[in-house]
RNA sequence: CCCACGAAUGUGCUGAAUUGACCCUCGACCCGCCAAAAGGUGGGUCUUGGGCGAACGGGGAACCCGAAAUUCGGGGCGAAUUCCUCCCGUAGCUUCGCUUUGCGAAGGGGGGAUAGGGCCGCCAAAGCCCGAGUCCGACAGCUAACCCCGUAAGCUUAAACAGUGGGGAGAU
Repeated sequence: CCCACGAAUGUGCUGAAUUGACCCUCGACCCGCCAAAAGGUGGGUCUUGGGCGAACGGGGAACCCGAAAUUCGGGGCGAAUUCCUCCCGUAGCUUCGCUUUGCGAAGGGGGGAUAGGGCCGCCAAAGCCCGAGUCCGACAGCUAACCCCGUAAGCUUAAACAGUGGGGAGAU
C1' cells in the first nucleotide's frame, strides 16, 4: 500500500415492548480475615438466567344499550384500508377436422392512487417515507366486577473506525 472480515458501547427512529431500594441463581473483579498452599469466609461493584412486582399495551367477559345475519364463514393485533390499470394464469366456458384459438373465477406479479400512519419542526407549512404482514380456528357487539396474555422485532449513525487475518513493496 492492497484485499477480506469487522465490533463492543454509545446516538437517534418505528413500536406497548420499559423498569426495580425485592428474592433465588451462573460467573468475573476488588478489599479484609483464616491458611504453607489449595481453598474457605465477610463486604462491595458488575453481570447470566429465572421468579415476583410496578408501568405501559392487548384480548375475553354482565345488566343496560345496540343491533342484526352465521361458506359469499366470522373475528383479533397493526397506520397498513379501499380502488384503477397492465401482464401471467388454474378450474371452467368457447372455438376447432387435428394441433389449437379466444375469454377467464381463484391465485400471482408490475405500475398508479387512496382512507390512514411516521420523521422533522414549539405549532403549522413545505419536504421525505410507510400504506406490510400475521394470528385464532367455527368462535367473540358494547360491557363493571373478574379472568387471560405481551414487554418483541427491525433499522440508523459514531464507522467500514478500533481491531483481526492474508498478500505485496520499500528501508534498516
A computed fold for a 172-nucleotide RNA, annotated as c-di-AMP riboswitch aptamer (ydaO/yuaA leader).
Its mean pLDDT, the model's own confidence on a scale to 100, is 77.